[in-house]
RNA sequence: GGCCGGGAUCCGUGCAAUAAGGCGGUGCGAACCUGGUCAGGGGGGGAACCCAGCAGCCAUAAGCAUCAAACCUUAUGUGCCGCGGAGCGCCUGGCUGGA
Numbered sequence: 001g002g003c004c005g006g007g008a009u010c011c012g013u014g015c016a017a018u019a020a021g022g023c024g025g026u027g028c029g030a031a032c033c034u035g036g037u038c039a040g041g042g043g044g045g046g047a048a049c050c051c052a053g054c055a056g057c058c059a060u061a062a063g064c065a066u067c068a069a070a071c072c073u074u075a076u077g078u079g080c081c082g083c084g085g086a087g088c089g090c091c092u093g094g095c096u097g098g099a
Stems, first nucleotide, its partner, number of pairs: 001096007009086006015079002017076006024067005034059004042051003
């Protein structure tokens, strides 16, 4: 000096871990502007009855709280993890030519 390999490094990716979000469970959750039922009262009617409907009650939306196995998405100063690639600038092993 040449060749071959390993590692670090860089790129991509898989799996795992962690976190957040989504989906999901539970509870709460609307004076009116959601739904149901609508006492009283109101309106119509001769009456039967009909109409709208406050409070209350029930349910629910957004939202809030909480739980969390699986699944989905995203992220990562995570993993002495796997796969593929780049590269001889760094570390390292082997073979080898020359002075």

Bacterial small signal recognition particle RNA from Candidatus Kuenenia stuttgartensis, 99 nucleotides, folded computationally. The coordinates come from a structure-prediction model, not an experiment, and the mean pLDDT is 76. Its Rfam family is "Bacterial small signal recognition particle RNA". Rfam's curators write: The signal recognition particle (SRP) is a universally conserved ribonucleoprotein involved in the co-translational targeting of proteins to membranes.